A computed fold for an 85-nucleotide RNA from a marine sediment metagenome, annotated as c-di-GMP-I riboswitch aptamer. Its mean pLDDT, the model's own confidence on a scale to 100, is 83. It matches the Rfam family "c-di-GMP-I riboswitch aptamer". Gene Ontology term of the family: cyclic-di-GMP binding.
RNA sequence: GAGAAGGGCAAACCCUGGGAAAUCAGGGGACGCAAAGCUACGGGUCUAAAGGUGGGUUUUCCUUUGUGAUUGCCGGGCUGCCGAA
Numbered sequence: 001g002a003g004a005a006g007g008g009c010a011a012a013c014c015c016u017g018g019g020a021a022a023u024c025a026g027g028g029g030a031c032g033c034a035a036a037g038c039u040a041c042g043g044g045u046c047u048a049a050a051g052g053u054g055g056g057u058u059u060u061c062c063u064u065u066g067u068g069a070u071u072g073c074c075g076g077g078c079u080g081c082c083g084a085a
Base pairs, nucleotide, nucleotide: 008033009032013028014027015026016025017024018023031072037078038077039076041075042074043073044070045069046068051064052063054062055061
């Protein structure tokens, strides 16, 4: 890849739990998805507990840093179901 078939996943939101947070896990729920399967390797984005630099009005605040997070932001790598004209 075709208003094909059989299946799959599950955004927002709600509940419970973890985490400082971003966010994650389970249950409910479907906005969407042909790799929305796996992988943080490159870029992007988010977060800043701990740590660092500098500053201030110094029990703290601002600033900065990924070692945290995101593959449902994009790219790369690995694997893979069905399939007519």